[in-house]
RNA sequence: AGAGUUUGAUCCUGGCUCAGGACCAACGCUGGCGGCGUGCUUAACACAUGCAAGUCGAACGAGAAAAUUCUCUUCAGAGAAUUGUACAGUGGCGCACGGGUGAGGAACGCGUGGGUAAUCUACCCUCCAGUGUGGGAUAACACUUCGAAAGGGGUGCUAAUACCGCAUACGUUCACAGAAGCUUCGGCUUUAGUGGAGAAAGAUGGCCUCUAUUUGUAAGCUGGCACUGGGGGAUGAGCCCGCGUCCCAUUAGCUUGUUGGUGAGGUAACGGCUUACCAGGGCAACGAUGGGUAGCUGAUCUGAGAGGAUGAUCAGCCACACUGGUACUGAAACACGGACCAGACUCCUACGGGAGGCAGCAGUGAGGAAUAUUGCGCAAUGGGCGAAAGCCUGACGCAGCAACGCCGCGUGAGUGAUGAAGGCCUUUGGGUCGUAAAGCUCUGUGAGAGGGGACGAAAAGUGGCAAGGUUAAUACCCUUGCUUACUUGACGGUACCCCUAAAGGAAGCACCGGCUAACUCCGUGCCAGCAGCCGCGGUAAUACGGAGGGUGCAAGCGUUGUUCGGAAUCACUGGGCGUAAAGGGCGCGUAGGCGGAUGUCUAAGUCAGAUGUGAAAUCCCUGGGCUCAACCCAGGAACUGCAUUUGAAACUGGGCGUCUUUAGUAAGGGAGAGGGAGGCGGAAUUCCAGGUGUAGAGGUGGAAUUCGUAGAUAUCUGGAGGAACACCAGUGGCGAAGGCGGCUUUCUGGACCGUUACUGACGCUGAGGCGCGAAAGCGUGGGGAGCAAACAGGAUUAGAUACCCUGGUAGUCCACGCUGUAAACGAUGUGCACUAGGUGUUGCGGGUGAUGACCCCUGCAGUGCCGCAGCUAACGCGUUAAGUGCACCGCCUGGGGAGUACGGCCGCAAGGCUAAAACUCAAAGGAAUUGACGGGGGCCCGCACAAGCAGUGGAGCAUGUGGUUUAAUUCGAAGCAACGCGCAGAACCUUACCAGGGCUAGAAAAACGGAGAAUCCUGAGGAAACUCGGGAGUGCUCGCAAGAGAACUCCGGUACAGGUGCUGCAUGGCUGUCGUCAGCUCGUGUCGUGAGAUGUUGGGUUAAGUCCCGCAACGAGCGCAACCCCUAUCCUUAGUUGCCAUCAUUUAGUUGGGCACUCUAAGGAGACUGCCGGGGUCAACCCGGAGGAAGGUGGGGAUGACGUCAAGUCCUCAUGGCCCUUAUGUCCUGGGCUACACACGUGCUACAAUGGCUGGUACAAAGGGCUGCGAACCCGCGAGGGGGAGCGAAUCCCAAAAAGCCAGCCUCAGUUCGGAUUGCACUCUGCAACUCGAGUGCAUGAAGUCGGAAUUGCUAGUAAUCGCUGAUCAGCAGGCAGCGGUGAAUACGUUCCCGGGCCUUGUACACACCGCCCGUCACACCAUGGGAGUCGAGUGCUCCAGAAGUGGCCGUGCCAACCCGCAAGGGAGGCAGGCCCCCAAGGAGUGUUUGGUAACUGGGGUGAAGUCGUAACAAGGUAGCC
Repeated sequence: AGAGUUUGAUCCUGGCUCAGGACCAACGCUGGCGGCGUGCUUAACACAUGCAAGUCGAACGAGAAAAUUCUCUUCAGAGAAUUGUACAGUGGCGCACGGGUGAGGAACGCGUGGGUAAUCUACCCUCCAGUGUGGGAUAACACUUCGAAAGGGGUGCUAAUACCGCAUACGUUCACAGAAGCUUCGGCUUUAGUGGAGAAAGAUGGCCUCUAUUUGUAAGCUGGCACUGGGGGAUGAGCCCGCGUCCCAUUAGCUUGUUGGUGAGGUAACGGCUUACCAGGGCAACGAUGGGUAGCUGAUCUGAGAGGAUGAUCAGCCACACUGGUACUGAAACACGGACCAGACUCCUACGGGAGGCAGCAGUGAGGAAUAUUGCGCAAUGGGCGAAAGCCUGACGCAGCAACGCCGCGUGAGUGAUGAAGGCCUUUGGGUCGUAAAGCUCUGUGAGAGGGGACGAAAAGUGGCAAGGUUAAUACCCUUGCUUACUUGACGGUACCCCUAAAGGAAGCACCGGCUAACUCCGUGCCAGCAGCCGCGGUAAUACGGAGGGUGCAAGCGUUGUUCGGAAUCACUGGGCGUAAAGGGCGCGUAGGCGGAUGUCUAAGUCAGAUGUGAAAUCCCUGGGCUCAACCCAGGAACUGCAUUUGAAACUGGGCGUCUUUAGUAAGGGAGAGGGAGGCGGAAUUCCAGGUGUAGAGGUGGAAUUCGUAGAUAUCUGGAGGAACACCAGUGGCGAAGGCGGCUUUCUGGACCGUUACUGACGCUGAGGCGCGAAAGCGUGGGGAGCAAACAGGAUUAGAUACCCUGGUAGUCCACGCUGUAAACGAUGUGCACUAGGUGUUGCGGGUGAUGACCCCUGCAGUGCCGCAGCUAACGCGUUAAGUGCACCGCCUGGGGAGUACGGCCGCAAGGCUAAAACUCAAAGGAAUUGACGGGGGCCCGCACAAGCAGUGGAGCAUGUGGUUUAAUUCGAAGCAACGCGCAGAACCUUACCAGGGCUAGAAAAACGGAGAAUCCUGAGGAAACUCGGGAGUGCUCGCAAGAGAACUCCGGUACAGGUGCUGCAUGGCUGUCGUCAGCUCGUGUCGUGAGAUGUUGGGUUAAGUCCCGCAACGAGCGCAACCCCUAUCCUUAGUUGCCAUCAUUUAGUUGGGCACUCUAAGGAGACUGCCGGGGUCAACCCGGAGGAAGGUGGGGAUGACGUCAAGUCCUCAUGGCCCUUAUGUCCUGGGCUACACACGUGCUACAAUGGCUGGUACAAAGGGCUGCGAACCCGCGAGGGGGAGCGAAUCCCAAAAAGCCAGCCUCAGUUCGGAUUGCACUCUGCAACUCGAGUGCAUGAAGUCGGAAUUGCUAGUAAUCGCUGAUCAGCAGGCAGCGGUGAAUACGUUCCCGGGCCUUGUACACACCGCCCGUCACACCAUGGGAGUCGAGUGCUCCAGAAGUGGCCGUGCCAACCCGCAAGGGAGGCAGGCCCCCAAGGAGUGUUUGGUAACUGGGGUGAAGUCGUAACAAGGUAGCC
């Protein structure tokens, strides 16, 4: 630091996902040790049991039991000491700390900084002063009584540091009236005076100096402690203020003690804190009120930072203690382990009543994915009480449990190659696990055994000594120091150390398709499964499962969850808005934001310094301590903040001046469909009336509906009425936008130009707000010619609720009102400034010109086009910016759901504005590129059409296919490009299929062992294969003569053979097709961010990317063409088997002869637009001509670019993988591939007279031939038979060519056409023609009279027609491959059909139009809205009610202290009780908010191949869209 994923590819936008870090975690697998930390995130749910706050006898009264010791003893007991001890009580202090939790609370709660002149503070420190004198009670206790208990009641006794009176009063406080200082002007501080009020408690240690005296005590003195009043301090607390502190505006208004004042009350204290009265305020868009959520912070995690998230452990603050309320005590509480009341719950009960509160530590249940021991100790630290010893302390220190986290250590080290065995893979050679193991040599961390053994402990105390203080005192006591002695450890016999034996007991987890480090085999076969995203799996899966191997971490490893990061994906740092999401429809303008030049003052912002604060811990740096580290300690830095203060004055702000350039005003001028109102005009449509006139008109692709003989259409005249304004008219004008178009009158807004004058920043933008706002629509009233939703009819169509036609109502028009939206678009907010130009046009002006028109130069304002820089993803924008900046506003944050639901506001309604979520997908998009496609365009080609000729489709037959049938009808081929195809030839064989019979190392191959040469003859069974026998018979090479070897046969067992079994979608090879179409590419360069483009496009031309010209291209390759073969002409050479002109000869080129010719077969020549004329760009090239056998590629063949179709073939061959192995192999017999209702393809023969039949007669080419072709001759009607000459073939044979020509018959008929079918008789081949061959003769004589829709071939030696040959082959040809004979017609032309090429255009296609894709319906599932209602929760208001309690009033009942009084009694004061105010729970009513649920219902999403149509993407077949 990035990566994957939208596409065929590209760039961009944009979301999703991943790699990193961190957890108070949980789960899965696994697990050796130690250190340090951490451990109910859920039910603030309920809690059994134990413990968590007591202490003081030196405040006080009383005072056991038991035990021990001692003494006495009558042996029963008594006394003393421990001991005035324990328990309980009065009293003091503590219990408000410590510990827990985070429910509530959005608040001065917290944080930070201030204020308190508005306050309090027990214990502690310090200073001053004091502690005098009296009194009455009351617990405990005793007796008694009620109650089950808890707990009370009564009577009586008693003490105090408990309670009360009086005295005293430096300070204190109140009242009065002075002074000084300070001041925030409210007051505060200090100080002199008068008057009033207000205190106290003692216990204990020591000593006799003074007094008394019982000579030790008492008074007394004295020490420390305690007590009282006051000042100060320290600490802690209360209250107030500035600033900061979550989300929702689909919460916009809230408030009556409310805001302020006055009086009173209350508090430690200010204050509506409370109350009475008065005023009518207070808060809020800088977010009041309401709703939701949440303890806050130091900090923690992450991040480069800014930020974001979090608020466990530790620390500070707050709040709470079963829920709600209340006060009491106290310095402090409205009090976790206190009280009272109410409520819920639990427990006890004798049913009358009572008890309780773990959110203390353990622990239990419950909840939950999930969180520990009912441990030890007060040894340390800290706290309470105490004079102290000490007691208490689940605070705390430790231990236990848990890999929960961090850190450290170990599971061994060295050596060891026959690279062992074994596993896995393998191309079978080997590779790998792997120096890994074994073996050998070592070590001892750690676990084990044995031994030693801490630090943490220093104090305090007691004893001693010394010094100082106090004092009368060398007592006592206090302080300090020294010393020695005595004691104190839960952890723990732990850490640590020594010694000992032995490699011993100690490695797993995840991953291995890409991202992302790591690959093979097997299994599985869209199954099982995986998956974070993309995506894997349908028979060769590096993606599933297993294995081997590897990679990464490691006592852990993965998964899940959360959070930050990556994400610049909410953008302050640091994003955007023409087309990707995104500019408000437009203006006016409020708040707000921003704001010209210059001078001066100020100092709010800003900047600098200083001071205070910013707790500690944490982070960082340095150093130190545990062996290291984690961890801990010390010091430093830092804490980016806040406050105070001193200064600076550039900039911003503020105050006061000045200025004119922003802006505006006045005067002058012209332009304009700018707006409102009134009037007027002509053309046209329609209607009405009349005239003329007659049969149609109208409408369409074509028709029909419709109108018309009752007179239409057409035409003429007149009239009526409504709406709109041709030409001018123009990317011309005006307006803010919507929008505005005949002429004219009137009222009126704005802009522009030129020149002066004036004002003096008056400006820009603009949340809310207000106004304007096309069309359609709504309301009321008019109007209504034309047009025209709805509707009706006619067509079209499979349908046609459409497109087309005929009609036609709202509406369109006017007035008034509403609606408030549009693709309201330049898809581009407004304003200002700056930044090359060129060229149109509109308005106004200046100059020149001559003053007008026109032209030229120039300024301002508009409106267009092109274009530099720059910008942009690209397209494009480009002084009218989408460039460069500033100011302000609006808006965006993946697609769908959805501009929808709910709520609110607006509207008469329709609806509008505002505006979600659940759920779902991994994309949705923009621009551009290459293709493909288009019922887009242009150019061009092809037997593509057209023009022709002959066919096919109809018949019969042949053949192939489908289908059906069958035991089997083997298999493959499937539009063109399967179907006379594989098959150049199925009776057996072939043969792969079926039935049956056999074989199992096999029918064939190779290796080994044994036997035998090979080979031949023969018997039995059998359908054959085969099985079981008999006999004959030896060779070749070497050789030491025993044998060995080669070849062959048989037998045997084993590694193996064999398979036309599967996969052509695992493959090679071969082939088809587009297509013999003219294309397909590359190198370098250039352009583009890139895919790509250029070249290859363009202008011509060609059969051709053929060539020429031009050109940011220049070249090149594969294709085209040519080179090759055949053919057409000629020449040369050669002359047998070929030929014969001349000579001779013959029946015959038969023979002699010859090689001229034909021919043969080898080599050459020839044709190249070479020549001429014309056209063309001086080109390529085209046209015409000459010559020539041939002329513009002469004709034909071979030759098939890059690629496409997962085209075809595993059954030609080869081959991976899989499958079978007494069978899916192999042999044999028979059958089948030949079936037959039917359908299709390809052919043959015909339907006849251009013919058929009979007879005669002529002319080929190219082939084939030795298990072969087979002549002559003979036989047969014939097929054929006999025969065997000749010929391995330019010699012989097949071999007759046929159509043709000549002659005759037939005369239009199902025929002398046609030959199917069938019968009989034959021939040939073959082991064998039944299933199932071909041919012959005789007989038979079917359909068929030229073929519907549709469709094929062919452009010249072609079509058509005629025969011949060959391959295969024993035989079988209508098929196929060739050969020649005869030999046409037509092409105007490229509109159309099909296919193709190039350019261009559109595209939502890229599996590429056989594409993509939309909506309803049906089914399943999911979430959601509405819904009569119903069930909760929260909350507002009104009313009822009123516990406990404070306060107020009363207090007739009751009462010791004080006062009066001899007393009785009275007074003061108090208590019970009562009433009143306030008030919790509770109750009633009525609203509101929110959640659950619901018959039914609405749409939405997803889903496999469902149904119906075809809306969109091409002109998508009616352009699309709003």
Molecule: small-subunit ribosomal RNA
Organism: uncultured bacterium